[in-house]
């Protein structure tokens, strides 16, 4: 070091101003935000070098909650309601282009887009309230074991 088994601890950011209006953090104009794991021609660091380490995408691939299914329980004449549990099922799960560079870039370098569960609300909500003092995708470390 590398595997296993436990356990602990951490895990989401954002309405500021102006207009209309009874009424908007919800329309409109301007403005703000960006979970996690890979991937890297950018950046630091180490090395004579090979090459190693650390950081690097909201829109590249994949994952997470959330919502829908399924599936059990309870109730209910029934529609339906309430609880559990399941990620295999993938239906919803969003959205970039063009110009350089350069073997090589949807990832750097300049520019113009673009996107954001599910409920509520005096008015349509990524940013406000609520399910949430919840759950995770992971990341860190103890502790025992096997190599």
């Nucleotide at each position: 070091g590398c595997g296993u088994g436990u356990u602990c601890u951490c895990a989401g950011g954002g309405c500021g101003g102006g207009g209309u209006g009874a009424a908007a953090c919800u329309c409109c104009c301007c403005a703000c935000c960006g979970g996690c794991g890979g991937u890297a021609u950018c950046c630091g660091g180490a090395g004579c070098g090979a090459u190693c380490c650390g950081g690097g995408a909201g829109c590249c691939c994949g994952c997470g909650a959330g919502c829908g299914c399924u599936u059990c329980c309870a109730u209910g004449c029934a529609a339906g309601u309430g609880g559990a549990a399941g990620g295999u099922c993938a239906g919803c799960a969003g959205a970039u282009c063009c110009g350089g560079u350069g073997c090589g870039a949807u990832g750097c370098c300049g520019g113009a887009g673009c996107c954001g569960a599910c409920g509520g609300u005096u008015a349509c909500a990524g940013u406000c309230c609520g399910g949430a003092u919840g759950g995770a995708a992971g990341a860190g470390g103890g502790c025992a074991u096997g190599u």

This is a predicted structure of a 147-nucleotide RNA (FMN riboswitch aptamer (RFN element)) from Mycoplana azooxidifex. The model forms 100% of the base pairs in the Rfam consensus. The organism belongs to Mycoplana, within Bacteria.